[in-house]
RNA sequence: UCCGGUGUCGUCUAAGGGUAGGACAAGGGACUUUGAAUCCCUGAAUCGGAGUUCGAAUCUCUGCACCGGAA
Numbered sequence: 001u002c003c004g005g006u007g008u009c010g011u012c013u014a015a016g017g018g019u020a021g022g023a024c025a026a027g028g029g030a031c032u033u034u035g036a037a038u039c040c041c042u043g044a045a046u047c048g049g050a051g052u053u054c055g056a057a058u059c060u061c062u063g064c065a066c067c068g069g070a071a
Stems, first nucleotide, its partner, number of pairs: 001070007010024004018054001026042005047063005
């Protein structure tokens, strides 16, 4: 320099154009003499920008980061 892949709560992982969900973790509560376990509740995310569309995490373009390959 070129080609390909990936980017979603703190972490892991879904959603194949129509309310962004689950698990673990975190906070609060119930239970318990205390703790653990269990149960209930709560908060939390789409890498940036632009485009297409009534509507974009999803499709297109571009940039950035990471990973792999070629020279």
Predicted 3D model of a 71-nucleotide RNA (transfer RNA) from a Polyangiaceae bacterium.
Its Rfam family is "tRNA". By type it is a transfer RNA. About the family: Transfer RNA (tRNA) molecules are approximately 80 nucleotides in length.